Transfer RNA from a Bacteroidales bacterium, 73 nucleotides, folded computationally. Rfam family: tRNA. Taxonomically the source falls in Bacteroidales (Bacteria, Pseudomonadati, Bacteroidota, Bacteroidia).

RNA sequence: GGGGCAUUAGCUCAGCUGGUAGAGCGCUUGCAUGGCAUGCAAGAGGUCAGGAGUCCGAAUCUCCUAUGCUCCA
Numbered sequence: 001g002g003g004g005c006a007u008u009a010g011c012u013c014a015g016c017u018g019g020u021a022g023a024g025c026g027c028u029u030g031c032a033u034g035g036c037a038u039g040c041a042a043g044a045g046g047u048c049a050g051g052a053g054u055c056c057g058a059a060u061c062u063c064c065u066a067u068g069c070u071c072c073a
Stems, first nucleotide, its partner, number of pairs: 001072007010025004019056001027043006049065005
């Protein structure tokens, strides 16, 4: 210098060919138990790495940038 992959909740990750973002763990509250652990229920928490474009509509498609991993030279 060139190619590929990844970036989504505090953490680990889903999200099938575009249709209004979820799970597990963690956190908060309530209930059950004398209490802890545990179980059940509810809730909070996300500019989907950043920017631009296409589209009625983008986490998803296109381009650029950033970071990390990897391959080639």